[in-house]
Context: one part of a larger RNA
RNA sequence: AGCGCAUGGUGAAUGCCUUGGCAGUUGGAGGCUACGAAGGGCGCAGUCAGCUGCGAUAAUCGCCGGUGAGCUGCAAACAAGCUUUGACCCGGCGGUACCCGAAUGGGAGAACCCGUGCGGAGUAAUGUCCGUACAUCGCCGAGUGAAUCCAUAGCUCGGCGAAGCCAACCCGGUGAAGUGAAACAUCUCAGUAACCGGAGGAAAAGAAAGAAAACUCGAUUCCCUCAGUAGUGGCGAGCGAACGGGGAACAGCCUAAACCGAUUCCAGUGUCAAGCCGGCAGGCGUUGCUGGAGCGGUGUAGCGGGAGCGGCUUGGUCUACUGCCGUGAGAUCAAGGAGUUACAAAGGUUGUCGGUUAGCCGAAGACCCCUGGAAAGGGACACCAAAGACGGUGAUAGUCCGGUAGGCGAAAAUUGACAACUCUCCUGGCCGUUUCCCAAGUACCACGGAGCACGAGAAAUUCCGUGGGAAUCCCGGACGACCACGUCCCAAGGCUAAAAACUACCAACUGACCGAUAGUGCACUAGUACCGUGAGGGAAAGGUGAAAAGAACCCCUGGCGGGGAGUGAAAUAGAACCUGAAACCAUGUGCUUACAAUCAGCGGGAGCCAGCCGAAUCCUUUCCGCAAGGUUUGGGUCCGGCGGUGACCGCGUGCCUUUUGCAUAAUGAUCCGGCGAGUGUGCGUAUGCAGCAAGGCUAAGGUUCAAUGAACUGUAACCGUAGCGAAAGCGAGUCCUAAUUGGGCGUCAGUUGCAUGCGCCCGGCCCGAAACCCGGUGAUCUACCCAUGGCCAGGUUGAACUCUCGGUAACACGAGAGGGAGGACCGAACCGGUGAACCUUGCAAUAUUCUCGGAUGAGCUGUGGGUUGGAGUGAAAGGCUAAUCAAACCGGGUGAUAGCUGGUUCUCUCCGAAAUGCCUUGAGGGGCAGUCUGUCGCGUUCAGUUGCGGAGGUAGAGCACUGGAUGGGCGCUCUCUCACAAUGUGAGAGAAAACCCGACCAAACUCCGAAUGCCGCAACUCCAGAGCGAUGGAAAGAGGCUAUGAGCUCUAAGGUCCAUGGCCGAGAGGGGAAUAACCCAGACCGCCGGCUAAGGCCCCGAAGUGUAUGCUAAGUCGAAAAAGAGGUGAGACUACUCAGACAGCUGGGAUGUUGGCUUAGAAGCAGCAAUCAUUUAAAGAGUGCGUAACAGCUCACCAGUCGAGUGGUUUUGCGCUGAAAAUUUAUCGGGGGUCAAGCAUACCGCCGAAGCCGCGGAUUCGUAGCAAUACGAGUGGUAGGAGAGCGUUCUGUUGUAGGUCGAAGGCGUCGGGCGACCGGCGCUGGACGAAACAGAAGUGAUGAUGCCGGAACGAGUAGCGUUAAAUCAGGUGAAAAACCUGGUCACCGAAAGCCCAAGGUUUUCUGGGGAAGGUUAAUCCUCCCAGAGUUAGUCGGUACCUAAGCCGAGGCUGAAAAGCGUAGGCGAUGGAAAUCCGGUCAACAUUCCGGAACCACCUUGGCGCCGUUACGAGCUAAGGGGUGACGCAGAAGGAAAGGCCCGGCCCCGUGUUGGAUCGGGGUCUAAGCCAUGGCGAUGGGGCGUAGGCAAAUCCGCGCCCGCAAGUCGCUGUGGCGAAUGGGACGCCCCCGCAAGGGGGCGGAACCGGGCCGGCCCGACUGCCGAGAAAACCCUCUGUGCCAGGCGUCCGGGUGACCGUACCGUAAACCGACACUGGUGGGCGAGGAGAAUAUCCAAAGGUGCUC
Repeated sequence: AGCGCAUGGUGAAUGCCUUGGCAGUUGGAGGCUACGAAGGGCGCAGUCAGCUGCGAUAAUCGCCGGUGAGCUGCAAACAAGCUUUGACCCGGCGGUACCCGAAUGGGAGAACCCGUGCGGAGUAAUGUCCGUACAUCGCCGAGUGAAUCCAUAGCUCGGCGAAGCCAACCCGGUGAAGUGAAACAUCUCAGUAACCGGAGGAAAAGAAAGAAAACUCGAUUCCCUCAGUAGUGGCGAGCGAACGGGGAACAGCCUAAACCGAUUCCAGUGUCAAGCCGGCAGGCGUUGCUGGAGCGGUGUAGCGGGAGCGGCUUGGUCUACUGCCGUGAGAUCAAGGAGUUACAAAGGUUGUCGGUUAGCCGAAGACCCCUGGAAAGGGACACCAAAGACGGUGAUAGUCCGGUAGGCGAAAAUUGACAACUCUCCUGGCCGUUUCCCAAGUACCACGGAGCACGAGAAAUUCCGUGGGAAUCCCGGACGACCACGUCCCAAGGCUAAAAACUACCAACUGACCGAUAGUGCACUAGUACCGUGAGGGAAAGGUGAAAAGAACCCCUGGCGGGGAGUGAAAUAGAACCUGAAACCAUGUGCUUACAAUCAGCGGGAGCCAGCCGAAUCCUUUCCGCAAGGUUUGGGUCCGGCGGUGACCGCGUGCCUUUUGCAUAAUGAUCCGGCGAGUGUGCGUAUGCAGCAAGGCUAAGGUUCAAUGAACUGUAACCGUAGCGAAAGCGAGUCCUAAUUGGGCGUCAGUUGCAUGCGCCCGGCCCGAAACCCGGUGAUCUACCCAUGGCCAGGUUGAACUCUCGGUAACACGAGAGGGAGGACCGAACCGGUGAACCUUGCAAUAUUCUCGGAUGAGCUGUGGGUUGGAGUGAAAGGCUAAUCAAACCGGGUGAUAGCUGGUUCUCUCCGAAAUGCCUUGAGGGGCAGUCUGUCGCGUUCAGUUGCGGAGGUAGAGCACUGGAUGGGCGCUCUCUCACAAUGUGAGAGAAAACCCGACCAAACUCCGAAUGCCGCAACUCCAGAGCGAUGGAAAGAGGCUAUGAGCUCUAAGGUCCAUGGCCGAGAGGGGAAUAACCCAGACCGCCGGCUAAGGCCCCGAAGUGUAUGCUAAGUCGAAAAAGAGGUGAGACUACUCAGACAGCUGGGAUGUUGGCUUAGAAGCAGCAAUCAUUUAAAGAGUGCGUAACAGCUCACCAGUCGAGUGGUUUUGCGCUGAAAAUUUAUCGGGGGUCAAGCAUACCGCCGAAGCCGCGGAUUCGUAGCAAUACGAGUGGUAGGAGAGCGUUCUGUUGUAGGUCGAAGGCGUCGGGCGACCGGCGCUGGACGAAACAGAAGUGAUGAUGCCGGAACGAGUAGCGUUAAAUCAGGUGAAAAACCUGGUCACCGAAAGCCCAAGGUUUUCUGGGGAAGGUUAAUCCUCCCAGAGUUAGUCGGUACCUAAGCCGAGGCUGAAAAGCGUAGGCGAUGGAAAUCCGGUCAACAUUCCGGAACCACCUUGGCGCCGUUACGAGCUAAGGGGUGACGCAGAAGGAAAGGCCCGGCCCCGUGUUGGAUCGGGGUCUAAGCCAUGGCGAUGGGGCGUAGGCAAAUCCGCGCCCGCAAGUCGCUGUGGCGAAUGGGACGCCCCCGCAAGGGGGCGGAACCGGGCCGGCCCGACUGCCGAGAAAACCCUCUGUGCCAGGCGUCCGGGUGACCGUACCGUAAACCGACACUGGUGGGCGAGGAGAAUAUCCAAAGGUGCUC
């Protein structure tokens, strides 16, 4: 280290549980709000952070009811209280109800600031406090009242109302896109989403200018049906009615007009007239008449209605300017009718019966025994039941508790029904008719659109826009263009319940819904923590026990934690708490492991180990028995079985996905646990089952009941019962046709329900885009712009211009001086970001270091503000718009779409593909066919062999055709040259058709022509998961290698494309070393049986060191070509050879001649030509070597010797050379092999597979059989089809069986089943819960870079965040590198010091603590706990002002929302009154204290002046005027604060002894008064005046005086303030270990000079880019008030609210961090230096948390 076992830890699965959810049913309610809502902020308790409750009357107050003994919420504890005089609690009605919010007195950055009027408290008065009213708009009414007479606008007052919130439903306005159409534009999605307006408990619609077409119906709405029909539609995708029928519910009315009026107003007309009901008389007469607008009456229809007129008829009374008469009209009464949802409208009172908002009564076991911690369990015996629902109680309770059935109940509030009374309203009828009325810029038409199912279509009907533009009943509209006839209806005004939609909310109840990764996002302090600027996003987290009985006490420890003790049934229930799985981590133990190679297993297996079971035996023991013996306990030995480990041996390259093919070095997964994917609705189709059947069946609805359901009813509709035809039509037929002998289509039971397969519509198996559209949120980043502020050390250069001099006629020009321009120069701050390094799990999601660019400008920067998503902004890069940009972010449409990728979960059985054809905007997708499968049917149809009969043009072959091609022959013709006897002939050379001979070639040649294949017929064989047909369901349409036949290519490819097979795919086994495809062979399971195939048999490694004959010498075997070679074996032919071959040895190898030519020479042998002859046994005018040339040596050839074969050519077997690569032999699998273990031939034997056989078993199909069973044939398998099962959750039987004598779950073990799985036993656990038969599903996971959680590995590894630095001693403490103190050292010092602003929000101070945070430790902290701390008339803000900008009464504009904007207001970064020094707390101070000041307002008094009724003392403005009031650059002067230097003086220390050296200090405000400076600005008075929107004494303008005195602003100097303060230093006392703290006393000098100087300065000079506003303040009048007032001085008084701690270049802000980054303004000593550069360093601060 591995495996096993045991015991633990970690962790939180599983089981059980439920306070919470989800989905519904029934009923209620359907709103709240200016009487201040919804929603919040802040508070309220004795102690109180959160939730709950409440509101300064604050976990509450009052009254009325209920209840009845305890109570002060969740929520303990302590303290203090309340309560039978009724608390707490519950209900009803009241009270109170801070601040914000419609928010409403004004304002505002929500929860804050500031008012005005009236009344009140208080003050001398102001300030202050309390109460109340005060927004806007609309409507109504009243008053007042401009331009403008009346009037109107406007203004004022009164009354009423609105405003805002809220889940869905409803009506309306505006109105997408993703998508579908396999693209896309009409179309679709869809009038959907979204935004906006409005209303109600419902809304909308609604009483026919309707629907229709018959014997018509009769408002609207909703349900079923009609019907996926008619239609519509790139006639594509799709969209899609109506009539009619069945039901629910039912309800009808009012105006306009004609006409009338004792009615109101206006205009016109009109004067004795008309008129006032008629007549007569009187009277009246801006009455009347006409017109208009109102009001009242009348009136409301389509068999037309009404008015008017005429006629007829019907109770009473009363009335008109007056009287009488008359008539009609009107009114009223009686009588009758009606009414509060429309039809007119308010209701009220009473009564009866209810409902709701608290409650009350309510039967029956304290029974006995058993177990147990506990009884409700078990046993036994009782009881109640209109109650056996449910929940609780220490396990499971009718009789213990709460309840349940049943019954009872309300002071108060509210609500319903009914009745009565009151109240209110209405009232003639008929007939006729020549007059009048019956909804106008309307209907309709044209054009442009929209809506109707209907897309412009033949397009009616409805609505809108623009332009035209009727009729009045003999009218008008409609009936799907239009016309006629016919029919129906009566538009252009309005109201209307029920039936019908929804549920934020309340109550009760229900669930084959969930049970903590589920169910809501939330069972818990959840819309919380947290993230984001914001819109917005958005978690995790339940369980001790019956009861806290929550562990007294002791021990170890600083603590945490632990060990005892104790409680409890249990503590391995101990608060990190039920059960407590797995990953993972330990401890103990058995076996194994240190020469060994490993997909981790499977098979075999030595050894070791322990236990169990069984048997035997021995010892022991209990009991029985007299004994024998039996039985029993414990132990030993041995045997067998089971078990752990396992040396060693054989075989063996994970899983998934995707693929032709994966161990692949192709994808995915770290591991474990939980979650995680074909579902639902409707329709269709097929099958199975069931009911009925020429019929079947209901839908909506209804009725009943034991009521989310069931039964019955309901026959409207649907399907079927007859078809054919375009149709008329005919009909078991019909159509085609003139007609068919004909042909097509017909002439066979359906229908309803349930289940299953499949399809279509929907998200439709799950996860996944980039995108598109709609509405919002963002300019705290950044871009640009606007307003208002700020910043830029130091140095350099030297423009214009001016002056002087020179110069010119005058200019010009030159010189000098002055001057100080510049998108000028160098260079810090500041801004930027050139190059490099470094970093790149960083210091940092852009930094650091060095270097670099700009740095008075188009500069940089603070604060406030503006512009935005197809939009902004952009000195332009497609840059930037919050770490996001070729279209931001958030939410929604949305589950967009995805022909694409990935994933898709239990078992067994049967069959089993395809990668082809055609078509395809098609090629990785589809449709049809082919191939698979289930069911049903047919029945030899399939296939093979043989025979017979056929068609055909391939292989081959051939050259007859078509072409190609070759040698020869013949030869027409042509070209050139030469010759000749010349229009020609001949010779030579060349080209060349046709023809002939020989030999050839062809996919697109064929005179020919197979084999195989194919078709037909017959017989035989075969009886097969063969064939054919119908129908349900698929998959597949990427193929691959090999053999053969072709194409392409290079007769290249592991290439490509076809054809015919095989195999792989989807196929295991044996062989080929390994190796999808090659060879053999098709695996149902088991066997330690047998035979074989391919291939093998020396060893690895099963089987022959087999037999016989040869070959090979190369390790050939055990890679390879052209080519090469006396390798070697075999054969054929041929030559020479005993007349002596071949080879060797010995000898010869000569002469003409040095042949000729050439040559300097050339003699056999440089070269050229020639190559004869002689002698010979033989010898070349020479085969080589050689020489300058000769010479020389050789060879050919000859002889001798030797003595038998020797050469050549050719065929063939096996070998050799040719033959070079990279980590390593590496081309036998290795060892190794040579008469073989190689090669060849022949033979015998053996091995060898999942093949075949044998034995046993399982299963499918067939045959036989009633069955049992027998026999036969089968059983590899991916996609896929089919069949049969297992398990999970829940439901019914079921309150089941079982269960505290121990359920579920968990951990083991043994057994059963082919398997999914099931059962027994033991331990744990501590309350549930099977089986069986049915039913319903959120029903099965190893994978989806899956989701959530936990745990590993990496790894005790990287790192611990600027290398400015530590070290020593002491202290504290359990412990000290880091804390405290002291010493030394180091670092910053234009900062790493000090002060503000923003931002943060307690981080501040003190005491305590050490779990977590701190990159280590920690006694320490910016951490945790507790307590404390921020004091203002003068500082800042508000109570003052205005800028950019924002809001905005009225107003203008716009579908809406809203946009703009006047008056007015808000809004600092700007303007505007006033305080200083010192001291003081642990922590604050310009705030407290001391001292000394100042400002505003109120006011007593003094003094001065003016005035008292107006011809003006004074006050009073939102009016006039002034002022406030402004740029940039430059330079000079004065000199304050301040700094520095020098000196004087003082003090201290050193030093020394009266001298020298060193260090420190050497100051003091505002204001007032006096005196005096500096700089700068400015005058004063008088008169006139047409301007300043009225007025003016003011301003402006003009004139005069000629006074310069003064006035104003800023800033100095001296004195007082003010020395009693401060002050170095010294001394003393107290506390403390120390650090330190506290107290007291004394206390010097307190001067001069120099330099810089940011102050004077809002100045001056220059320049061009010409540089805020308003208030305060001063002044002027106007108006109003008014008898006293103004000015000044000394006094007295008042002065509110908010901020104030601390950090603030940073550990407290912005960057996720205690982060090398970023962050505006002021001060910023000294030496060197031009300097704020740089170096060193004061004060001060640090050494950067390992």